[in-house]
A computed fold for a 164-nucleotide RNA from Melghirimyces algeriensis, annotated as glmS glucosamine-6-phosphate activated ribozyme aptamer. Its Rfam family is "glmS glucosamine-6-phosphate activated ribozyme aptamer". It is annotated as a riboswitch. Rfam's curators write: This entry contains a glucosamine-6-phosphate activated ribozyme that is found in the mRNA for GlmS. GlmS is an enzyme that uses fructose-6-phosphate and glutamine to generate glucosamine-6-phosphate. The ribozyme catalyses self cleavage of the glmS mRNA that is thought to regulate GlmS activity. The literature on the family includes a 2004 paper in Nature by Winkler et al., "Control of gene expression by a natural metabolite-responsive ribozyme". NCBI's taxonomy places the organism under Bacteria, Bacilli, Caryophanales, Thermoactinomycetaceae, Melghirimyces. The sequence was found by an Rfam model in a public genome assembly. The coordinates come from a structure-prediction model, not an experiment, and the mean pLDDT is 77.
């Protein structure tokens, strides 16, 4: 070094590379270039966003981007289904039930308007490395969707009680 064991940490565009790109470097046939094989190594997701619990699942939002951010694997806070606890629905309350949501202060659906410091990138300017790249610091814009408030519509069944 590598290969198993054992124990502890850490991540969520998060972690890994066996194919593909792309470097070096031997081989191959007089020469060079190419192709092909061998080795060694680079490189394989920029932020916004998001977790009540179990189970399931596994092609899980959103845009960015001089787009290999191809491709694989694994895992992951989308989605689904029960279940705890709440929310919104007929003049108010309270129960039961239906419908539809929400998840620690949050919350029916549907259509307008408003609001948001984005990183990468790129441009200088450094460091490592034969290279492909790595890597820091400084300028310097540009998003959507989620979501706040708002404006307007629309949205149950039954009992008991108050009030008209």
């Nucleotide at each position: 070094a590598u290969a198993g064991g054992u124990u502890g940490u850490a991540a969520a565009g998060c972690g890994c590379c066996a194919g593909g790109a792309c470097u070096g470097u031997g081989g191959c046939a007089g020469u060079g270039g190419g192709a092909c094989c061998g080795c060694a190594g680079u490189u394989g997701a920029c932020g916004a966003g998001g977790a009540g619990g179990a189970g399931g699942g596994g092609g899980a939002u959103c845009g960015a981007g001089c787009a290999a951010u191809c491709g694989g694997c694994g895992g992951a806070u989308a989605c689904c289904u029960c279940c705890c606890g709440g929310c919104u629905u007929g003049u108010g309350c309270a129960c039961c039930g239906g419908a539809g949501c929400c998840g620690a202060u949050g919350a029916a659906c549907c259509g307008g308007a408003a609001c948001a410091c984005a990183a990468a990138a790129g441009a200088a300017u450094g460091g490592g490395g034969u290279g492909a790249c790595c890597u820091g610091u400084u300028c310097c814009a540009c998003a959507a969707a989620c979501g706040u408030u708002u404006c307007g519509g629309u949205a149950c069944g039954g009992u008991g009680u108050a009030c008209c």